[in-house]
Molecule: TPP riboswitch aptamer (THI element)
Organism: Aureimonas sp. AU20
RNA sequence: GGAUAGUCCAGGGGGAGUUCCGCUAGCGGGAACUGAGAGGCCGACGCGAUGUUCGGCGACCCCAAGAACCUGAUCCAGUUCGCACUGGCGUAGGGAUGGAGCGAUCUCGACUC
Numbered sequence: 001g002g003a004u005a006g007u008c009c010a011g012g013g014g015g016a017g018u019u020c021c022g023c024u025a026g027c028g029g030g031a032a033c034u035g036a037g038a039g040g041c042c043g044a045c046g047c048g049a050u051g052u053u054c055g056g057c058g059a060c061c062c063c064a065a066g067a068a069c070c071u072g073a074u075c076c077a078g079u080u081c082g083c084a085c086u087g088g089c090g091u092a093g094g095g096a097u098g099g100a101g102c103g104a105u106c107u108c109g110a111c112u113c
Stems, first nucleotide, its partner, number of pairs: 001107004006102001007100004011063004017033005022052002026047003040057005069094003075088004
């Protein structure tokens, strides 16, 4: 001097399911399961069921050695009440990063003895 992972700073990407029981001008809910996370706060919006929403912030995960997450996919096999899970699809197609240099490890070079 370089590389790597870590650390710090700033930024970015992403998902929120399943089962059962409910609800109706105050409702957008409750319980259980899996999971890192299954909707905490605020605001908006919707209106009788093919409904139970959307946005911002927060929590959580991920940021290229990229299975975080999306598409194929209302996919295929096993398994489960179902989701989840395991394997396949899958060397598939997409997918979000810069800086600081603080300590560590490795490595290269120079100099001195």